RNA sequence: CGAACCCGCGCGGGAGAGACUCCGGUACGGCCAGUGCCGGAGCGCCGAAGGAGCAAACCUCCCCGGAACCUCUCAGGCAAAAGGACCGCGUGGGCGAG
Numbered sequence: 001c002g003a004a005c006c007c008g009c010g011c012g013g014g015a016g017a018g019a020c021u022c023c024g025g026u027a028c029g030g031c032c033a034g035u036g037c038c039g040g041a042g043c044g045c046c047g048a049a050g051g052a053g054c055a056a057a058c059c060u061c062c063c064c065g066g067a068a069c070c071u072c073u074c075a076g077g078c079a080a081a082a083g084g085a086c087c088g089c090g091u092g093g094g095c096g097a098g
Base pairs, nucleotide, nucleotide: 001098005094006093007092008091009090010089011088012087013086018043020042021041022040023039024038025037026036027035028034044078045077046076050074051072052071053070058066059065
């Protein structure tokens, strides 16, 4: 000097599933009705924050073992917003083949 690997930051892309029902509050409204927003409850559903599990499947001739975009949905989410595994680009740091 410095590949590969790991972590952080910035930008861009980024799926799925009821903008359901009921109750309460509030705003618009002369009143009722209606509409919007917020909170709570209920059922239905999604999985790509996080978490848990290897029971199935997968990696191995088999066993052991293993992790995940696999499984489970505790959490999270189901109009928009936010979030979002993962991918690309740019950066900062760690370690360091050579």
A computed fold for a 98-nucleotide RNA from Actinoallomurus sp., annotated as Glycine riboswitch aptamer. Model confidence (mean pLDDT): 76 of 100. The organism belongs to Actinoallomurus, within Bacteria.